[in-house]
Molecule: c-di-GMP-I riboswitch aptamer
Organism: Bacillota bacterium
């Protein structure tokens, strides 16, 4: 300085729902809530996962498909606060 296990204080976030907005949806913002969570900071990079507006085939209405979305699915890259070992 980094890694890895753990406490007490203090402070940080904020799921599930509600309500209004925004979006074809999926979600997303923002008030209220707090299950959680030492990176529950940051980034869509590999993989998963959703969702299908436009499109694209089919035309008993459905099928593919991310340019949408998720870092509170993993993994990875940045960057970070306090203490003991």
């Nucleotide at each position: 300085a980094c890694g890895c296990a753990u406490a007490c204080a203090g402070g940080g976030c904020a799921a599930a729902c509600g309500u209004a907005u925004c979006g074809a949806a999926a979600g997303a913002u923002a008030c209220g809530g707090a299950c959680g969570c030492a990176a529950a900071a940051c980034c869509a990079c590999g993989g998963g996962u959703c969702u299908a507006a436009u499109g694209a085939c089919a035309c008993a209405u459905g099928u593919c498909g991310a340019u949408g979305a998720u870092c509170g699915c993993c993994g990875g890259g940045u960057u970070g606060c306090a203490a003991u070992g």